[in-house]
RNA sequence: AAAUAAGCCCUGCGCAAUUUUCGUCUGUGAACCUUGUCAGGUCCGGAAGGAAGCAGCAAUAAGCAGAAUUGAAGAUGUGCCGCAGGUCAACUUGUUUUGA
Numbered sequence: 001a002a003a004u005a006a007g008c009c010c011u012g013c014g015c016a017a018u019u020u021u022c023g024u025c026u027g028u029g030a031a032c033c034u035u036g037u038c039a040g041g042u043c044c045g046g047a048a049g050g051a052a053g054c055a056g057c058a059a060u061a062a063g064c065a066g067a068a069u070u071g072a073a074g075a076u077g078u079g080c081c082g083c084a085g086g087u088c089a090a091c092u093u094g095u096u097u098u099g100a
Base pairs, nucleotide, nucleotide: 001097002096003095004094005093006092007091009086010085011084012083013082014081015079016078017076018075019074020073021072022071024067025066026065027064028063034059035058036057037056042051043050044049
C1' cells in the first nucleotide's frame, strides 16, 4: 500500500427498559331525581289485610383516591441485546499478500 472480516455510522424487524392510556383489585362514593329491606308515621278498608314510602342499613352508578406490574395498546432522544440489509468516504482491530 492492497485485499478481506469485524467494529464505528445508517435503515428495518424483534426483544428489553422507561413512560402514557385502558383494563384488574381495594377503599370511598347519591338528602331526592339508583336498587333492596323499609322502624316510625301516612293513606285505603267495618275488619282481615293492602298500598305508597321518609329516616336508617346494605349493595352500587357516575366520579375520586390508592395498590399491584399479572393483562392489552401506543410512544421515545434509552440499550448496542439478537437478526437482516446498506455503506466501504474516514477512523480502529484482526488475518493474508506485496514492497521499502
Molecule: Bacterial small signal recognition particle RNA
Organism: Candidatus Cloacimonadota bacterium